[in-house]
């Protein structure tokens, strides 16, 4: 320096071909239990990395630029 790949709740993942952002863990609260743990119940948590474009409508398409990964190049 070029090319590819990822980026969604505190963790790890989904979300058809563009149409109400889901699940489990965990977190809060009750219930259960002498307690705790397990099990039931309910709830709070997300500018889908950032900035623009496209379209009724965008996590999803474009296009910059960040950050991780990987591969090649260059330098020694």
């Nucleotide at each position: 320096u070029g090319g590819c790949c990822c980026g969604u709740a505190g963790u790890g993942u989904a979300a058809c071909u563009g149409g109400c952002a889901a699940c489990a863990c965990g977190c809060u609260u009750g219930g259960c239990u002498c307690u705790g743990g397990a099990c039931c119940a309910a709830g709070a948590g997300a500018u889908u990395c950032c900035a623009g474009g496209u379209u009724c409508g965008a996590a999803c398409c474009c296009u910059g630029g960040c950050g991780g990964g990987c591969c090649a190049a260059c330098c020694a």